[in-house]
Context: one part of a larger RNA
Formats: sequence, structure tokens, C1' cells
RNA sequence: GAACGAACGCUGGUGGCGUGCUUAACACAUGCAAGUUGCACGAGAACGGUUCCUUCGGGGGCCUAGUAAAGUGGCGGACGGGUGAGUAACACGUGAAUAAUCUGCCUUCGAAACUGGGAUAACUUGACGAAAGUUAAGCUAAUACCGGAUAAGACCACGUUUCAUAAGAAACGCGGCAAAAGGGGUCUCAAACCCCGCCUGAAGAGGAACUCGCGUCAGAUUAGCUAGUUGGUGGGAUAACGGCCUACCAAGGCAUCGAUCUGUAGCCGGCCUGAGAGGGUGAUCGGCCACACUGGAACUGAGACACGGUCCAGACUCCUACGGGAGGCAGCAGUGGGGAAUUUUGCGCAAUGGGGGAAACCCUGACGCAGCAACGCCGCGUGGGUGACGAAGCAUCUUGGUGCGUAAAACCCUGUCAACAAGGACUAAGUUUGAAUGUACUUGUGGAGGAAGCCCCGGCUAACUCCGUGCCAGCAGCCGCGGUAAUACGGGGGGGGCAAGCGUUAUUC
Repeated sequence: GAACGAACGCUGGUGGCGUGCUUAACACAUGCAAGUUGCACGAGAACGGUUCCUUCGGGGGCCUAGUAAAGUGGCGGACGGGUGAGUAACACGUGAAUAAUCUGCCUUCGAAACUGGGAUAACUUGACGAAAGUUAAGCUAAUACCGGAUAAGACCACGUUUCAUAAGAAACGCGGCAAAAGGGGUCUCAAACCCCGCCUGAAGAGGAACUCGCGUCAGAUUAGCUAGUUGGUGGGAUAACGGCCUACCAAGGCAUCGAUCUGUAGCCGGCCUGAGAGGGUGAUCGGCCACACUGGAACUGAGACACGGUCCAGACUCCUACGGGAGGCAGCAGUGGGGAAUUUUGCGCAAUGGGGGAAACCCUGACGCAGCAACGCCGCGUGGGUGACGAAGCAUCUUGGUGCGUAAAACCCUGUCAACAAGGACUAAGUUUGAAUGUACUUGUGGAGGAAGCCCCGGCUAACUCCGUGCCAGCAGCCGCGGUAAUACGGGGGGGGCAAGCGUUAUUC
């Protein structure tokens, strides 16, 4: 000098765009953050309105409404959002490889869609329990579940041929195994047609998994480490290779080119600095990884060993009728605590994107906006012109004067920003649809009015004098000032620098 997710001190007009718990991965009150589907399915209210009957207590019909709430089934809850605890590792970066792999939804091209069955929730009636909830009997449906037929291709076993790089790949033949579900529209019904869906095969796209080369902090005051350890055979497991697991066999494997151990740390694109080489760093934004109270485990599923799923154990908090139960903000707000320090318990799904749905639409603290904070960058303003051998005042003084100083006053103007009033968008692609928003912007009104501070002045380093103090009080980044004339302390005047900021501190180059 530059930089910053900064903090502190003094000060503070305005707009745009950004940014905002770096500390306790500490504990959390409350609300919201993942639902949707009636074009898969069975069942199905109430309030209220109206009408009829009435023993005046009430009862029935219709509308509300095939609506709400609940249930079975499907898809989505593996995305999106948060955090950086762990991790020195194929975690990440980069480049290869899979002839060792999987892939819901989507796209393209084929084939199929026949015929049967038994349950179960909801519901009804009981039982237990304080609750959470549990249980018995009975009824019922499906695109829920389970059989049978059919089988091009796929899969499995065997055989043949071709190719190949070792495991292998492709083609052909024979045998075996192996699937399904309907819903809606047009129509009076059926048929036919159309839309959506189901089963199966091939390919694609996107996604995921595994393997390998190279790169990736410090310590030798860490020198030896390792028994599933290293390799083989058989078996198991997996989507798949593999000590991944297991039985047996062999005795290997790594290491001064730093194994092992210890400490520290998410990695990268980037960011800061620097002429560069480098050095430092990894906030916001983007990619990858890991984690979800702590530890462990699997289930479902195309995909999880699953933040707002399940089970077990632990710590903590809460409820309890003491028998037993409930919970997990490192989602968005917000609270306590810690700290030098970091915001609203806001508005909206209008846009973009996502989930569900045939669609209308519903959901979306993703996102779009607004609020708070000079936290940062950038822009603008706090007025402009004329105006004296120069007011007053203050400071100084050689008593002549000099400085503040055209500065002020005064006169003539202007109208940015702010204020008030009137009008009033873009963002919507698309006839409807705007949270922001009566916002931006435009016009008008009035009048210099509402808008300047902070640090420094011994040298480095731009800027000097007076008074006070007297090695005291104090200053200080370094050198150093202060012991009676201090340009270095404190105050006044003057001056210099930057400016809605200015200084200080921490940190990096």
C1' cells in the first nucleotide's frame, strides 16, 4: 500500500446492488418448512337452509354433498433446504477403465394385455388402557394380494461356429423357467375409436456404483507396523469385481522415495495479495463429499442404511392416574446461553423451479420480495454567483499590524436528495393471473431551507503558533518526547488529509 463475513471509538443525509453466528455440531418454547391423487377403490358426515308429520319432547324427506374428515392403493417423502462435527482418505481434483455393474420417472422402436381365486382396512359391535394406543368377532372393494393358460425376445443349463486381450463377446440349435389391470371420454347400452395406465424386450438420455495412474498439511523429541494381516483353493454374499465374509492351505504384505503413530484440516472452481514466481485462504455463488441429539442396526424402495421414517441402547427434556408414554431447529423465523460480534416469530406462490394430478388445481420458509444493520462496493447531496485594502468576533502581536477571509452579512439565483400533493408502470411469455405496490418513474408546490464529521500537524509523513504543565500529568507504530521558553503532553487559534464516513485493533499478502 492492498484486502476483510470483521469488531471497537467518535460521527451519521440519501439511493442502487450485495453481504450478515467466523464463538457452543450448546440447549430449544411457539408457528410454519412434503405432500398429492375421487380419471385406482369401498364407504361417507355435520353446521345450516327448506318442507312434511308431531304426543310439542321430537321424527322423516330434499339441498348442503357424493362435499369434509378418515381409510385401502399409487407416486413423491433418497429432490429441494441446513451444517462442516468427522475425514490425511480413491474424500477431493484431474485423467483413464468396467469384456466386473444397476437405473423409477422421460424418449424411440417391438411384443402382449386371456382366465380364475381368497383376503383385509375403512365400517359395525364388544374388551383393555390415564394417555399413547392395543385387541376380539362380523361385513366389503380395488390399478392391493395370490393361482392357471399363452411366450417373440430376455434369463438359466448344454452344444456348435466366429471374434478376441486373460477373465470373455456375438450368432445359431435344443431343453427348462418366467408376466400382466384396469380407469376415463364420445355413445341410451354394447361394439368400435381415442386418452391415460399395466406386463415384457431392445436402444437412448440423464443418474448412480466400483477400480486404477498422478497430485493433495505438519512432526523422526513417532522407526518399525500388520493374523483376515498378504496370497491361493472351495463356498457364500452383492447390481457387480474383490478377504467383502467364511472353511482350509501357504507365509506373506508395508516401510527412511517416511510405513506406523501423533497433531491439524471437509476438498475444489475460486477469493486476497503480488510485476511475476509465489504466499495466504476455502464466507457468500457453483461442483463433490460427509453428517442430522450420541452410538448401533436393518426394513421399504429404481434409489436410503433415510434431517422433519422404523427398531435397539445411552444422555437430556416433557407428560403421567406411577402401570407407562412423548421428543430431537446443523430447515425458515424466533428464544436462552456463549461471545468483541451477526437480522423479522414479515408478505406471496404473481414469476422461476420442484412434487402429485388427465386436468382444474393443491403443496412448496426452495424461490421471489419486503424489514433490520454505513457491514461492504458504487452513485448523489449538504448549494451556486456577485460581494471590502477586508465588518464584528477570536487568535496573535514588535502596538504599526497580521491571520481566519469572499469566508460571513447583504443582493441575485438554482431546485438534486428529502417533504407534501396529483398521475402512475414494466416484470405476464398468455384471453385470465402482480406478493413486491399506489413501489419505480413523471409532474407540481414551497423554500437555502432538513443534511459534516473524523484523524493528524518532531522525523519517517502533507500540515505551526500561543497558553498550561514541569521526568509530573501524559504521548508513543519505530526513533523517541516531558526535569520552566515542549512545533512530540493538555487546551485555544491556525493548518494538512480523507469524507458519510474517519480512526484504532485483529488477520493475510

The part of an RNA shown here (small-subunit ribosomal RNA, 5' domain) has 509 nucleotides and comes from an uncultured prokaryote. Rfam family: Bacterial small subunit ribosomal RNA.